[in-house]
RNA sequence: AGGUUCUUUCGGGGUUUGGGUGCAAUUCCCAAUCGGUGGUAUACUCCACGAGCCUAAAAAGCACGAACUGGUGUGAAUCCAGUAGCGACCGUACAGUCGGGAUGAAAGAAAGAAUAU
Repeated sequence: AGGUUCUUUCGGGGUUUGGGUGCAAUUCCCAAUCGGUGGUAUACUCCACGAGCCUAAAAAGCACGAACUGGUGUGAAUCCAGUAGCGACCGUACAGUCGGGAUGAAAGAAAGAAUAU
């Protein structure tokens, strides 16, 4: 140094002091605002994974969104410029942002220990 096993810690942001309609909406309309993890030229939109359902538990299975144009560069669907789009389930006047499952769990990250090489 990499492998295996174990332990500990960490591990999701956002509608406000805004306006409109309405009996009622942080849910509709205008405006605002946010972007988990691994990979790759730095990614909400590429590839893959996670949270949900199912199950005694797991595996398998099911469900699960969205991007183009131009520029720089050896290399960017990731940078820069411009314009656009998307967001689980349950509840409630229709919710990415409110309340709830959740003081939860996970993708994973870091540190430490043991063990064989």
Overview
The prediction has a mean pLDDT of 82. This is a predicted structure of a 117-nucleotide RNA (FMN riboswitch aptamer (RFN element)). It was read from a public genome assembly, where an Rfam model found it.